[in-house]
RNA sequence: GCGCCCUUAGCUCAGUGGUAGAGCGCGCCGUUCACAUCGGCGAGGCCGUUGGUCCGAUCCCAACAGGGCGCA
Numbered sequence: 001g002c003g004c005c006c007u008u009a010g011c012u013c014a015g016u017g018g019u020a021g022a023g024c025g026c027g028c029c030g031u032u033c034a035c036a037u038c039g040g041c042g043a044g045g046c047c048g049u050u051g052g053u054c055c056g057a058u059c060c061c062a063a064c065a066g067g068g069c070g071c072a
Stems, first nucleotide, its partner, number of pairs: 001071007010024004018055001026042005048064005
């Protein structure tokens, strides 16, 4: 330098056009003499950035940024 893949909650990941979910973690409540386990409730992200397409974009397109793999 070229090609490909990834970027969504604190962490690991779903979601593939119609106002975003799970597990773990965190907070509160219940249970216990107490802790753990278990059950219930809740907080937490406008989806890497900027443009474009569309009535509508996390999703499609482009550029850029960060990370990974391969080739030279």
Source information
Model confidence (mean pLDDT): 83 of 100. Transfer RNA from Candidatus Yanofskybacteria bacterium RIFCSPLOWO2_02_FULL_47_9b, 72 nucleotides, folded computationally. The organism belongs to Candidatus Yanofskyibacteriota, within Bacteria.